[in-house]
The prediction has a mean pLDDT of 81. Transfer RNA from a Ktedonobacteraceae bacterium, 72 nucleotides, folded computationally.

RNA sequence: GCGGGUAUAGUUCAGUGGUAGAAUGUCUCUUUUCCAAAGAGAAGGUCGCAAGUUCAAUCCUUGCUGCCCGCU
Numbered sequence: 001g002c003g004g005g006u007a008u009a010g011u012u013c014a015g016u017g018g019u020a021g022a023a024u025g026u027c028u029c030u031u032u033u034c035c036a037a038a039g040a041g042a043a044g045g046u047c048g049c050a051a052g053u054u055c056a057a058u059c060c061u062u063g064c065u066g067c068c069c070g071c072u
Base pairs, nucleotide, nucleotide: 001071002070003069004068005067006066007065010024011023012022013021018055026042027041028040029039030038048064049063050062051061052060
């Protein structure tokens, strides 16, 4: 330099054109003599950034940035 993949909750990951979910973690409550475990609830995300298409974009297209892989 070229090509490919990836970016979503604190972390690991789903999701698919129609106002975003799980697990785990955090906080509160219940249970227990206490801890752990278990159960219930809550908070936490303008879906990497910018532009385009569309009535509508996390999703489609383009560029940029970070990370990973390959080629030279």

The organism belongs to Ktedonobacteraceae, within Bacteria. The RNAcentral record of the sequence draws on ENA.